Predicted 3D model of a 357-nucleotide RNA (Bacterial RNase P class A) from a marine eukaryotic metagenome. The RNAcentral record of the sequence draws on MGnify.

RNA sequence: GAGUCGGCCGGGCGGUCGCGUCUCCGCUUGGCGGAGCCGAGGAAAGUCCGGGCUCCACAGGGCAGGGCGCCAGGUAACGCCUGGGCGGCGCGAGCCGACGGAAAGUGCCACAGAAAACAAACCGCCUAAGCGCCGGAUCCCACGGAUCGGGCGCCGGUAAGGGUGAAAAGGUGCGGUAAGAGCGCACCGCGCGGAUGGCAACAUACCGCGGCACGGUAAACCCCGCUUGGAGCAAGACCAAAUAGGGAUGCAAUGACGCGGCCCGCGUCGCAUCCGGGUAGGUCGCUAGAGGCAUGCGGUGACGCGUGCCCCAGAUGAAUGGCUGUCCUUGACAGAACCCGGCUUACAGGCCGGCUC
Numbered sequence: 001g002a003g004u005c006g007g008c009c010g011g012g013c014g015g016u017c018g019c020g021u022c023u024c025c026g027c028u029u030g031g032c033g034g035a036g037c038c039g040a041g042g043a044a045a046g047u048c049c050g051g052g053c054u055c056c057a058c059a060g061g062g063c064a065g066g067g068c069g070c071c072a073g074g075u076a077a078c079g080c081c082u083g084g085g086c087g088g089c090g091c092g093a094g095c096c097g098a099c100g101g102a103a104a105g106u107g108c109c110a111c112a113g114a115a116a117a118c119a120a121a122c123c124g125c126c127u128a129a130g131c132g133c134c135g136g137a138u139c140c141c142a143c144g145g146a147u148c149g150g151g152c153g154c155c156g157g158u159a160a161g162g163g164u165g166a167a168a169a170g171g172u173g174c175g176g177u178a179a180g181a182g183c184g185c186a187c188c189g190c191g192c193g194g195a196u197g198g199c200a201a202c203a204u205a206c207c208g209c210g211g212c213a214c215g216g217u218a219a220a221c222c223c224c225g226c227u228u229g230g231a232g233c234a235a236g237a238c239c240a241a242a243u244a245g246g247g248a249u250g251c252a253a254u255g256a257c258g259c260g261g262c263c264c265g266c267g268u269c270g271c272a273u274c275c276g277g278g279u280a281g282g283u284c285g286c287u288a289g290a291g292g293c294a295u296g297c298g299g300u301g302a303c304g305c306g307u308g309c310c311c312c313a314g315a316u317g318a319a320u321g322g323c324u325g326u327c328c329u330u331g332a333c334a335g336a337a338c339c340c341g342g343c344u345u346a347c348a349g350g351c352c353g354g355c356u357c
Stems, first nucleotide, its partner, number of pairs: 001357009011327007019039002022036006041333001045344002048342005053232004065228005070084005085099001086097004100223002105221002107217003122162002124158003130154005136148005170188006189212001190210005195204003236284004246275006255269005291310008328331001
């Protein structure tokens, strides 16, 4: 100088005027006044996971559906975190990974390409075997025939080479062959079994076996393993007007209306008292908690255990602010609404530490 990882801060100090909960004091009908303490965040955000809490549902078991998916650990729990393994990237510190199964089955693999999966044959390579055609050489012999060698084509062989593609059926070398090919061999790779190390994932410069049987895709269906009720503080609980309606009891004229005309009976219409549901409104839920700080011990670590100290917003038309002085490096993203643990996203600038080149 460049880089990488982790932690922390996120304008400071005053003056003044306000706001909210709580406590105390005074006045006091509600309430008002005064004093004191405290008063947004690292993300309060997105509402994406997990849990507490509340209500609803629920014999037990299974199926379906959803979620998760290397191993071990941490945790109240998690899809989070820590450590490790494997794979990829980086000279490195380090970073990234939905990272079970593709030799159960099914599907798909655009374009290009001959062929995209029981491999195939466009160019190329080959002509050993078979068939057809055409020359040549030699010989017997001069009618034709025999032998050798060649060219072209067909039928074929091949998967080395070229070409296509994201991907083409192990790699290099030697042998082999007509040309080739795990066809054979050596080494490398791969697979299986063992041994060894490790709790395990897994690893191995060890031993043996197999010429090789495994193209990719499971955030495609699917298979395997584990796991899984629903809704959310506008949850939910309590107190409780006015008006309307409901129920019970009593009272009066024994009236009016209805039950097809009449009688009995029944119902409705009035007033009073009581009861219950429920709306407005109010109270609780509501902030002392898987809490914070310091410290000791255990652990590589996440974290756990112990001790001491502290109380750190709780609003509900909803407070946490305005003005101003001064200093600097001119101050970003953004504001609680039941609570907590995570993840993700936003963020001017600054500080500290480890490590690498």
Description
Its mean pLDDT, the model's own confidence on a scale to 100, is 77. Of the family's consensus pairs, 95% are formed in the model. Rfam family: Bacterial RNase P class A. By type it is a ribozyme.